[in-house]
Molecule: transfer RNA
Organism: Nitrospinales bacterium
RNA sequence: UCCGGUGUAGCGCAGUGGUAGCGCAAACGACUGUUAAUCGUUGGGUCGCAAGUUCGAAUCUUGCCACCGGAGCCA
Numbered sequence: 001u002c003c004g005g006u007g008u009a010g011c012g013c014a015g016u017g018g019u020a021g022c023g024c025a026a027a028c029g030a031c032u033g034u035u036a037a038u039c040g041u042u043g044g045g046u047c048g049c050a051a052g053u054u055c056g057a058a059u060c061u062u063g064c065c066a067c068c069g070g071a072g073c074c075a
Stems, first nucleotide, its partner, number of pairs: 001071007010024004018055001026042005048064005
């Protein structure tokens, strides 16, 4: 330098054009003599950044950033 992959809640992930979700964790409650376990409820996101296409973008296009892998170049 080139190619490919990944980037979404605190963590692990789903969502391939039409209101952003699941599990765990957290907070609160129920249960219990207490803790744990179990059950229930609630909060938490401008989807890595910016631009474009579209009536509408996490999703399609372009550029950039970070990480992972591969190839190449120089010595």